[in-house]
Molecule: transfer RNA
Organism: Bacteroidota bacterium
RNA sequence: ACCCAGGUGGCGGAAUCGGUAGACGCGCUGGUCUCAAACACCAGUGAUGCAAAUCGUGCGGGUUCGAGUCCCGCCCUGGGUACCA
Numbered sequence: 001a002c003c004c005a006g007g008u009g010g011c012g013g014a015a016u017c018g019g020u021a022g023a024c025g026c027g028c029u030g031g032u033c034u035c036a037a038a039c040a041c042c043a044g045u046g047a048u049g050c051a052a053a054u055c056g057u058g059c060g061g062g063u064u065c066g067a068g069u070c071c072c073g074c075c076c077u078g079g080g081u082a083c084c085a
Stems, first nucleotide, its partner, number of pairs: 001081007010026003019065001027045006046055003058074005
């Protein structure tokens, strides 16, 4: 330099052919139980916000009614292949 794969909450990890983003698990928070804890069970858990709502899939654009998914450029990570010295 080129080629391939990937980048999603606190963590792992889903999302059919472009149609509710974060299923499911872990963790965490609250509750029940207990003398207390652990276990178990119930509820909640991306961000901001009192709420309504808005925003959010590495970054910046584009296409589309609609993009994590498609297109262009860039950044980063892993793997592969060369070339020069």